[in-house]
Molecule: transfer RNA
Organism: Planctomycetota bacterium
RNA sequence: GGUCGGGUGGUGGAAUUGGCAGACACGCUAGUUUGAGGUACUAGUGCCGAGAGGUUUGGGGGUUCGAAUCCCCCCCCGACCA
Numbered sequence: 001g002g003u004c005g006g007g008u009g010g011u012g013g014a015a016u017u018g019g020c021a022g023a024c025a026c027g028c029u030a031g032u033u034u035g036a037g038g039u040a041c042u043a044g045u046g047c048c049g050a051g052a053g054g055u056u057u058g059g060g061g062g063u064u065c066g067a068a069u070c071c072c073c074c075c076c077c078g079a080c081c082a
Base pairs, nucleotide, nucleotide: 001081002080003079004078005077006076007075010026011025012024019065027045028044029043030042031041032040046055047054048053058074059073060072061071062070
């Protein structure tokens, strides 16, 4: 340099081929239980904000009523080829 795959909360990882983003699990916080802890169970948990509300799928643009998903450019990670 070329081809292909990938980038989503604190972490792993979904979103049935464009229609409620973050299911599920882990972690974390609070509570119940315990002498204390672990386990178990219950509730909460992306970000900003007192709230109302706003914002968020690597970055920027485009298509569309509507984009994590389709198109273009760029950045990063991995595999293979040279």